[in-house]
């Protein structure tokens, strides 16, 4: 610096579910609450997926990145 990740250290994120709310949905937002996460930090680029809507192996809005890749940034520091 690059891979790499320990029963390190000091911290971080928060799946279900629950209220409350916003949205036709898909799902978002706030709290509470932890099943996991070394990028579970950012970015809907590609693939899959999810809703709505068009009779639709298609096309057009939406959704999700904690789903598989890709782009960009980043704490520590044993083997």
């Nucleotide at each position: 610096c690059a891979c790499c990740g320990a029963u390190a250290a000091g911290g971080g994120c928060a799946a279900a579910c629950u209220a409350c709310u916003c949205g036709c949905a898909a799902g978002g937002g706030u709290a509470g609450g932890a099943c996991g996460c070394a990028a579970a930090g950012c970015c809907a680029c590609a693939g899959a997926c999810c809703c709505c809507g068009g009779c639709a192996u298609c096309c057009g809005g939406g959704g999700a990145c904690g789903c598989u890749g890709g782009g960009c940034u980043a704490c520590c520091g044993a083997a």
The RNA shown here (c-di-GMP-I riboswitch aptamer) has 79 nucleotides. Of the family's consensus pairs, 95% are formed in the model. The sequence was found by an Rfam model in a public genome assembly.